Notes:
A computed fold for a 73-nucleotide RNA from a Candidatus Tayloriibacteriota bacterium, annotated as transfer RNA. Rfam family: tRNA.

């Protein structure tokens, strides 16, 4: 400098022939216990990396910028 992938909760990650998003695990509260661990039951957290376009309606399709990763010279 070309090319490929990846960007989503505090981590890791789902989630497509477009209809306003989940899951573990971590945090919090609650039962249980003599106490903690563990088990169970809730509960809070996300403007989906950003600008645009298409469309009644984008995480999802188009473009184009940013980190990241990996490969070519």
């Nucleotide at each position: 400098g070309c090319c490929a992938a990846a960007g989503u909760a505090g981590c890791u990650c789902a989630g497509u022939u477009g209809g306003u998003a989940g899951a573990g695990c971590a945090u919090c509260g609650c039962u249980u216990u003599c106490g903690u661990a563990a088990a169970g039951c809730g509960a809070g957290g996300g403007u989906c990396u950003c600008c645009g376009g298409u469309u009644c309606g984008a995480u999802c399709c188009c473009g184009g910028a940013c980190u990241u990763u990996g490969g070519c010279u």